Predicted 3D model of a 112-nucleotide RNA (SAM riboswitch aptamer (S box leader)) from a Chitinophagaceae bacterium. Its mean pLDDT, the model's own confidence on a scale to 100, is 80. The model forms 94% of the base pairs in the Rfam consensus. Its Rfam family is "SAM riboswitch aptamer (S box leader)". Rfam describes the family as follows. The SAM riboswitch is found upstream of a number of genes which code for proteins involved in methionine or cysteine biosynthesis in Gram-positive bacteria. The SAM riboswitch acts at the level of transcription termination control. The predicted structure consists of a complex stem-loop region followed by a single stem loop terminator region. An alternative and mutually exclusive form involves bases in the 3' segment of helix 1 with those in the 5' region of helix 5 to form a structure termed the anti-terminator form. This entry represents the conserved core of the complex structure involving helices 1-4.
[in-house]
Parts: sequence; structure tokens; C1' cells
RNA sequence: UUCUUAUCCAGAAAGGCAGAGGGAAUUGGCCCGAUGAAGCCUUGACAACCUGUUCCCCUAGCGGCUAAUAAGGUGUCAAAUCCAGCUCCGCCCUAAUGGAGGUAGAUAAGUC
Repeated sequence: UUCUUAUCCAGAAAGGCAGAGGGAAUUGGCCCGAUGAAGCCUUGACAACCUGUUCCCCUAGCGGCUAAUAAGGUGUCAAAUCCAGCUCCGCCCUAAUGGAGGUAGAUAAGUC
């Protein structure tokens, strides 16, 4: 980097360095930020995707599955992926608004 599958309205921050931006990109909106943004480091936490462990099942295989656990590998720790954009539907004169899907993205596991 390609593709596939699953998930994305839950959850979880302190300290140090640093010093003006940040919320992926683009447009619009709305937010966060000198009571300290990004980034880096330390410690902690959340979660349960993969591995492990325990329970359960029978077809007894390094099998299946649910639940638990949180040791290991990732990930995450403002706001729904912050919201919308494109399509369809409800409502409707229109607009506003609600719902479903799509695009894009993120993470995990696999794959070229």
C1' cells in the first nucleotide's frame, strides 16, 4: 500500500517538557485552546478485536461456543467518526427537521 470481514450514540487523565494551534482531508457549521493547543515522555485508566487462562458443549478435534478474566499484542482516554454535505424515504409550497443508506475515515483481525 491492495482487498475482505467486524465495530464505530458506551467507556476511560494526571504529571513533566513544550508554546499556538487543534477537532483526518475539502466546504459549511459548531466547538476545544495561554485556567496552556499540537507534539514528545512518564504513570495511570478504559475497552475486550486478537492471543492466553477459566467455565460450558459434544462430534473428542489443538474442535465449537457463550460467559468470565485482564497476563500478553494492538487500540483508545472532549463533544456520535463533533455535525452536515451525496442518494432515498417521512413531513412539507419551500425551508427547517426526523429516519435509512452511501462516500470518506478510524480501529482490529486476516490478505496481496